[in-house]
RNA sequence: CGCCUGGCCCUGCGCGGCGGAGGCCUGUGAAUCCCGCUAGGCCCGGAAGGGAGCAACGGUAAGCAGAUACCUCCGGGUGCCGCAGGCGAGCCGGGUGGUG
Numbered sequence: 001c002g003c004c005u006g007g008c009c010c011u012g013c014g015c016g017g018c019g020g021a022g023g024c025c026u027g028u029g030a031a032u033c034c035c036g037c038u039a040g041g042c043c044c045g046g047a048a049g050g051g052a053g054c055a056a057c058g059g060u061a062a063g064c065a066g067a068u069a070c071c072u073c074c075g076g077g078u079g080c081c082g083c084a085g086g087c088g089a090g091c092c093g094g095g096u097g098g099u100g
Stems, first nucleotide, its partner, number of pairs: 001097008009086006015079002018075006025066004034059003042051003
């Protein structure tokens, strides 16, 4: 000096981590036109019995609060990670050939 090659580097994917949203979960939650049940009262009936049904009570929806192990989606100034690809220029390393 030439050639080959690895790493840094770049791209994609995967996995992990972090963050966000949603789900799941917990609590709360309709006094108002949710659901159930329905004392009293009301209605029907001669009665037996039946009917609608307020409050209370129980439940649930949206919403709110919490939790966030797990699941889904999204994101990046994310990683001593894995795989595949790129690699013009540059830096670091290995091999090899030549020349002085």
The RNA shown here (Bacterial small signal recognition particle RNA) has 100 nucleotides and comes from a Dehalococcoidia bacterium. Of the family's consensus pairs, 93% are formed in the model. The gene name in the source record is ffs. Rfam family: Bacterial small signal recognition particle RNA. The family's RNA type in Rfam is non-coding RNA gene. The coordinates come from a structure-prediction model, not an experiment, and the mean pLDDT is 75. The organism belongs to Dehalococcoidia, within Bacteria.